[in-house]
RNA sequence: UGCAGAGUAGGCUUUGAAGCGUUAAGUGUCCGGUAAACAGGAAGUUGUUAUCGGAACGAAAAGAUUUUUCUUGCGAUUUCUCAGCCGCAUUCCGCUGCU
Numbered sequence: 001u002g003c004a005g006a007g008u009a010g011g012c013u014u015u016g017a018a019g020c021g022u023u024a025a026g027u028g029u030c031c032g033g034u035a036a037a038c039a040g041g042a043a044g045u046u047g048u049u050a051u052c053g054g055a056a057c058g059a060a061a062a063g064a065u066u067u068u069u070c071u072u073g074c075g076a077u078u079u080c081u082c083a084g085c086c087g088c089a090u091u092c093c094g095c096u097g098c099u
Base pairs, nucleotide, nucleotide: 002098003097004096005095010086011085012084013083016080017079018078019077020075021074022073029055030054031053032052033051034050035049036048040093041092042091043090061072062071063070064069
């Protein structure tokens, strides 16, 4: 000098468990605001996540108990957990191996 490689946060799917809702919250879609994170260092978006406001849409209950709980279901439901997959948008430097 050149070539190759490693590593994070996080995301998705799945196993199991415990909850919440079923008197419809939550999830999902669209618009706007705010904030945060993004490999060892720096920068970092029109991407990601969280949150707030607004808009449209929208559901699966049944049985027992006998009156407020239980069971079986249901919900793009929440959290934890198991396994798998993807993985710094991107730029520069650094690290490892070879040259």

About this RNA: A computed fold for a 99-nucleotide RNA, annotated as THF (Tetrahydrofolate) riboswitch aptamer. The model forms 82% of the base pairs in the Rfam consensus. The sequence was found by an Rfam model in a public genome assembly. It matches the Rfam family "THF (Tetrahydrofolate) riboswitch aptamer". About the family: Tetrahydrofolate (THF) riboswitch was first reported for Ames et al. as an RNA motif in 5' untranslated (5'-UTR)regions of folate transport and biosynthesis genes in Firmicutes genomes. For this family Rfam cites "A eubacterial riboswitch class that senses the coenzyme tetrahydrofolate" (Ames et al., Chem Biol, 2010).